[in-house]
């Protein structure tokens, strides 16, 4: 070339046939590597009564 970081798309990383990671500017937050959409997990609060369901949140700052 290619593979991988939830899935498409693009960004950054990482690794060389393997699919993982302590990587993904720095600091901070439970808020996840980043943008946009979907999914998952996640912090409060309530019901159920030990497993669920619902409601609300969806980091902030610099560069």
């Nucleotide at each position: 070339a290619g593979u991988c970081g939830u899935g498409g798309c693009g960004a950054c990383g990482a690794c060389g046939u393997u699919a993982a990671a302590u990587a993904g500017g720095c600091a901070u937050u439970a808020a996840g590597c980043c943008g946009c959409c979907a999914g998952c997990g996640u912090u409060c609060c309530c019901c159920u009564a030990u497993u669920g369901g619902g409601g609300a949140g969806g980091u902030u700052g610099c560069a």
Molecule: Pistol ribozyme
Organism: Bacillus sonorensis L12